[in-house]
Context: one part of a larger RNA
RNA sequence: GAUUGAACGCUGGCGGUAUGCUUAACACAUGCAAGUCGAACGGUAGCAGGACUAGUUUACUAGUUGCUGACGAGUGGCGGACGGGUGAGUAACGCGUGGGAAUCUACCCUGGAGUGGGGGACAACGUCGGGAAACCGGCGCUAAUACCGCAUAACAUCAACAUCUACGGAUCAAAGCUGGCCUUUGUGCUGGCGCUUGGGGAUGAGCCCGCGUUGGAUUAGCUAGUUGGUAGGGUAAAGGCCUACCAAGGCGACGAUCCAUAGCUGGUUUGAGAGAAUGAUCAGCCACACUGGGACUGAGACACGGCCCAGACUCCUACGGGAGGCAGCAGUGGGGAAUAUUGGACAAUGGGCGCAAGCCUGAUCCAGCAAUACCGCGUGUGUGAAGAAGGCCUGAGGGUUGUAAAGCACUUUCAAUAGUGAAGAAGGGUAUAAAUUUAAUAAAUUUGUACAUUGACGUUAACUAUAGAAGAAGCACCGGCUAACUCUGUGCCAGCAGCCGCGGUAAUACAGAGGGUGCAAGCGUUAAUC
Numbered sequence: 001g002a003u004u005g006a007a008c009g010c011u012g013g014c015g016g017u018a019u020g021c022u023u024a025a026c027a028c029a030u031g032c033a034a035g036u037c038g039a040a041c042g043g044u045a046g047c048a049g050g051a052c053u054a055g056u057u058u059a060c061u062a063g064u065u066g067c068u069g070a071c072g073a074g075u076g077g078c079g080g081a082c083g084g085g086u087g088a089g090u091a092a093c094g095c096g097u098g099g100g101a102a103u104c105u106a107c108c109c110u111g112g113a114g115u116g117g118g119g120g121a122c123a124a125c126g127u128c129g130g131g132a133a134a135c136c137g138g139c140g141c142u143a144a145u146a147c148c149g150c151a152u153a154a155c156a157u158c159a160a161c162a163u164c165u166a167c168g169g170a171u172c173a174a175a176g177c178u179g180g181c182c183u184u185u186g187u188g189c190u191g192g193c194g195c196u197u198g199g200g201g202a203u204g205a206g207c208c209c210g211c212g213u214u215g216g217a218u219u220a221g222c223u224a225g226u227u228g229g230u231a232g233g234g235u236a237a238a239g240g241c242c243u244a245c246c247a248a249g250g251c252g253a254c255g256a257u258c259c260a261u262a263g264c265u266g267g268u269u270u271g272a273g274a275g276a277a278u279g280a281u282c283a284g285c286c287a288c289a290c291u292g293g294g295a296c297u298g299a300g301a302c303a304c305g306g307c308c309c310a311g312a313c314u315c316c317u318a319c320g321g322g323a324g325g326c327a328g329c330a331g332u333g334g335g336g337a338a339u340a341u342u343g344g345a346c347a348a349u350g351g352g353c354g355c356a357a358g359c360c361u362g363a364u365c366c367a368g369c370a371a372u373a374c375c376g377c378g379u380g381u382g383u384g385a386a387g388a389a390g391g392c393c394u395g396a397g398g399g400u401u402g403u404a405a406a407g408c409a410c411u412u413u414c415a416a417u418a419g420u421g422a423a424g425a426a427g428g429g430u431a432u433a434a435a436u437u438u439a440a441u442a443a444a445u446u447u448g449u450a451c452a453u454u455g456a457c458g459u460u461a462a463c464u465a466u467a468g469a470a471g472a473a474g475c476a477c478c479g480g481c482u483a484a485c486u487c488u489g490u491g492c493c494a495g496c497a498g499c500c501g502c503g504g505u506a507a508u509a510c511a512g513a514g515g516g517u518g519c520a521a522g523c524g525u526u527a528a529u530c
Base pairs, nucleotide, nucleotide: 001530002529003528004527006526007525008524009523010522013377014376015375016374017373018372019370020369021335026333027332028331030330031329032328035078036077037076040075041074043071044070047069048068049067050065051064052063053062054061055060056059085288086287087286094213095212096211097210098209099208100207103205104204108201109200110199112197113196114195115194116150118148119147125140126139127138128137129136130135156171157170158169176193177192178191179190180189181188182186214260215259216258221251222250223249226248227247228246229245230244231243232242233241263285264284265283266282267278268277269276270275290311291310292309293308294307313324314323315322316321341367343366344365345364349363350361351360352359353358380410381409382408383407390401391400392399393398414471416466417465418464419463420462424457427453429451430450431449432448433447434446435445436444474519475518476517477516478515479500480499481498485514486513487512488511489510495502496501
């Protein structure tokens, strides 16, 4: 000099853009953060409408009815493996980079084949019972795209043949829902969404290897599934991954093992570079989810807001037993020099579910707080010498503050008040035209047209008008380094200090004042890096 996720002191007008627990991976009150589908299903607790019955104050009341819109709880499907947080652990194929073969991949794209015929349950519900609760048990009824057989079977799998391809053998599947039309309400026609099976693609993931990746030798030997083989098991998959048997190997001064420290990278800071330091925000990968262990489900987890066991802690209890996990967003206590609101909205972007409308979304977009950082703007402009008054200095003449002020003439950025007012909106809905499809002028899909609409921010940005210099300057320093000097007080005292050093009666170095210098909504100090 540059820099910072900074803190502290004094001061503080506005806007934009960023950033904001670096410490206790300490403990957490409260609310929210993952649901959705009635176009899979039986149904109807609540709401709204209809129909029927009864009563009457003749437009109300009561009851019945799933008939309709919808829908609590339940069965079922998909999603809760993404998104969000944190950096404890990890010196490792964890990460970075470059390769590899023995693999899987829901949803998506492509295009092949199929979607036949049956069955028995279990929730909800009813009923009985247990329990303080959490919840649980017995009996009975019932639906499905839930579950289970049967049939069918290839470019799938297996085996054999064997060299390259047919044929042939064996094995494995499924589910329906809905819009429209017709009419002989069906075993009909047709559109859409599904379901099963296999091929290819895309995406994602698992695995292996070369090289690189902190310090310590006051850590020198380490290793028994250890190193390799055979056989088997296991996995989606290679493999001591696991087991049995056999052999005795494997690693190490090119630093094994052990100890300490640490998430890694793109990057960031600095520097002319080489390098050094660092890894906040943003992005990629990894690991973790109160601590330790385990599997289940599933395409995918050994799963932050799932399950089981153990432990510590907290809470409830009728003492028999139960409940919980903010390193999600806010917020609380604690720790600390130190770090924000228990805010708004799904309008946009994206995600989940759904045919869709839509619902959910503390992701996200916004707003709030903080000079925490960077950038921009303002705090007026011109004129004005009687060089006013006052202050300070003085050699007492004057000098300086100083065109500074006052005065006069202007301007109105920003802030204030009032008004006008973009863009972020693409879509979706209703109606309609054409094309495609079709038996069809239904429906559906695509394209177009018309109409009424969808904004949290938001009192938006921007613009216009109004009034008035009106509302807006501090901080540090002035001995040298280093830009900037005098007076008074003090008297090795009080004090200053980054280094040299000042202060013991004329201190430009302490304290105050006047003046000056530097930077400026900041200025200094401290800490840290180059």